[in-house]
Small-subunit ribosomal RNA, 5' domain from a Patescibacteria group bacterium, 473 nucleotides, folded computationally. Rfam family: Bacterial small subunit ribosomal RNA. Gene Ontology terms of the family: ribosome and structural constituent of ribosome. The source organism's lineage runs through Bacteria and Bacteria candidate phyla.

Context: one part of a larger RNA
RNA sequence: GGAUGAAUGCUGGCGGCGUGGAUGAGGCAUGCAAGUCGAAUGAAUUUAGAUUCAUGGCAGACGAGGUAGGAACACGUAGGUACGUACCCAAGAGUCAGGGAUAAUCCGUCGAAAGGCGGGAUAAUACUUGAUGGUCCCUUCGGGGUAAAGAUUUAUCGCUCUUGGAACGGCCUGCGGGCUAUCAGCUUGUUGGUAAGGUAACGGCUUACCAAGGCUACGACGGCUAGGGGAGGUGAGAGCCUGACCCCCACCGAUGGAACUGCGACACGGUCCAUACUCCUACGGGAGGCUGCAGUCGAGAAUCUUCCGCAAUGGACGAAAGUCUGACGGAGCGACGCCGCGUGGUGGAUGAAGCCCUUAGGGGCGUAAACACCUUUUAUGAGGGAGGAAGUUUAUUGACGUUACCUCAUGAAUAAGGGGCUCCCAACUCUGUGCCAGCAGGAGCGGUAAUACAGAGGCCCCAAGCAUUAUCC
Numbered sequence: 001g002g003a004u005g006a007a008u009g010c011u012g013g014c015g016g017c018g019u020g021g022a023u024g025a026g027g028c029a030u031g032c033a034a035g036u037c038g039a040a041u042g043a044a045u046u047u048a049g050a051u052u053c054a055u056g057g058c059a060g061a062c063g064a065g066g067u068a069g070g071a072a073c074a075c076g077u078a079g080g081u082a083c084g085u086a087c088c089c090a091a092g093a094g095u096c097a098g099g100g101a102u103a104a105u106c107c108g109u110c111g112a113a114a115g116g117c118g119g120g121a122u123a124a125u126a127c128u129u130g131a132u133g134g135u136c137c138c139u140u141c142g143g144g145g146u147a148a149a150g151a152u153u154u155a156u157c158g159c160u161c162u163u164g165g166a167a168c169g170g171c172c173u174g175c176g177g178g179c180u181a182u183c184a185g186c187u188u189g190u191u192g193g194u195a196a197g198g199u200a201a202c203g204g205c206u207u208a209c210c211a212a213g214g215c216u217a218c219g220a221c222g223g224c225u226a227g228g229g230g231a232g233g234u235g236a237g238a239g240c241c242u243g244a245c246c247c248c249c250a251c252c253g254a255u256g257g258a259a260c261u262g263c264g265a266c267a268c269g270g271u272c273c274a275u276a277c278u279c280c281u282a283c284g285g286g287a288g289g290c291u292g293c294a295g296u297c298g299a300g301a302a303u304c305u306u307c308c309g310c311a312a313u314g315g316a317c318g319a320a321a322g323u324c325u326g327a328c329g330g331a332g333c334g335a336c337g338c339c340g341c342g343u344g345g346u347g348g349a350u351g352a353a354g355c356c357c358u359u360a361g362g363g364g365c366g367u368a369a370a371c372a373c374c375u376u377u378u379a380u381g382a383g384g385g386a387g388g389a390a391g392u393u394u395a396u397u398g399a400c401g402u403u404a405c406c407u408c409a410u411g412a413a414u415a416a417g418g419g420g421c422u423c424c425c426a427a428c429u430c431u432g433u434g435c436c437a438g439c440a441g442g443a444g445c446g447g448u449a450a451u452a453c454a455g456a457g458g459c460c461c462c463a464a465g466c467a468u469u470a471u472c473c
Base pairs, nucleotide, nucleotide: 001473002472003471004470006469007468008467009466010465013341014340015339016338017337018336019334020333026297027296028295030294031293032292035058036057037056040055041054042053043052044051045050065252066251067250075176076175077174078173079172080171081170083169084168085167088165089164090163091162092161093160094159095158096130097129098128099127106119107118108117109116110115136145137144138143150157151156178224179223180222185215186214187213190212191211192210193209194208195207196206197205227249228248229247230246231242232241233240234239254275255274256273257272258271277288278287279286280285305331307330308329309328313327314325315324316323317322344374345373346372347371354365355364356363357362380409381408382407383406384405388400417462418461419460420459421458422443423442424441428457429456430455431454432453438445439444
C1' cells in the first nucleotide's frame, strides 16, 4: 500500500447493485415450507356446479438448509466396465379367460386422549389364478420359465414385453493436493486361492476349507487438524494465505442403530427400536424434532421482516382448466461493501462584526459572510406513465408498482463530518499545566518560556464517511 461475511468510536443526505448468524451441529412458542389426480374406483353430503372421506396412481430420493463427521477413491483430473434406470424419445409386437378379498361408509364396543377391537356389505388401473407369446431368460439344445388394465366426450390417453437412444447413477484404477517420528513397526477376513451364498453388478462383500501371506523410513500404524474443487486476496512474478456469497461434487438431518416401500432412500418436514431433552395426561398412557422461510431465548465484539406474490422462471401432479410451491420473483432493515450523485453557481471590500495572533503599526479566518443576480441535480407537491406478457388468433393475466422514466410548480430551499499537525509523515501559534495531569505505532514528550499533555485559533489529509482494533499478502 492492498484486502475483509468484519467489529468498535464519532458522524450521517440520496440512489443503483451486491451482501448480512463466521460463535452453541445449543434449545425452540407460533404460522407457513409437498402435494396432486373424479379422464383409475367406492361412498357420504348436495344437487346447477361441486365438496369431503377412503382405496389406488404419480410425486414425496428433486428443490431448500447446514459443514458436524470424514485424511478417504471424499474431492480434482485422466481412464475403465463385471452393472442399473421411473419419467422422456425412436422402433417392433401384444392387450385373452377367470377368481377371492378389503378400506371408507353402517352396527356394536374399549380408551381422558393418541388410537384401536369385533361383526356385516362393496369397487377398481388394488390383489391374484390360468392361457398365449418373442429380437426375452436359462439350457445337458431335447426342452423349461416368464406379461398385460382399463377409462372415455370415440379424438385419444393408458397398460405389457423387447431393442436402441438420451441423460443420470453404481462400481474399479493411475496420478495430485494437510501437520506430526517426542507415533516404528502394523495386520487374522488380515493377503491370496478353491467352492458356495449374496448383489443391478465385479470383489473377503459374506461363509466354509486351504496356503501364509499383505503393508512399511518413497513414512505403514497411530495422533492432531480439516468438507474438496472451480475460485478469492496479495504479489512484477515465483510464491504465500483463504475456501464468505455464486457454481460442481461429497456428507449430515436431536444422538446411536435398523430395515420397509420404491426405478431410485437405508429417506430433513416416512416407519421401527434405544438414549437424552421438551410437552400433554383422567397416571393407565401418549406426542415431538426449524442444520426449510420468518421469528424467539441463550452464548457472543457481532449479523435482518413472525412482509407481498405465484405476474415471470423453474418444479410436482393433471388430458386440460388448474392446484401446490418461504424454490423463485420482489419489497423491508443494516454506510456492511463497491459505484454514482448532491450538500449550490456567478458577482461581491484596501476587507463589516466576532474570534485568534501581534513587534500594538498591523496580520489571519476572508470573497468567506452580508448583499445582488442565477440555477433546481436532489428533496417536496401535482399530472402523465412503461418494458418485464410469453402462452397459435381474439379476450384475459403484474407481486414489484401512487415503481423506473417524462412534464410542470415552489423555493438555496432538505443535506458535513472524522482524523491529524516533534521526526518517520502533509500540516504551527497562543494559553493552561509543571516528570503532575497526561500522550504514545516506533523513536520518544512532560521536572516554569512544551509546535509532542489539555483547550483555543489557524493549517493538512480524506470525505458520507473518517479513524481504531483484529487477520492475510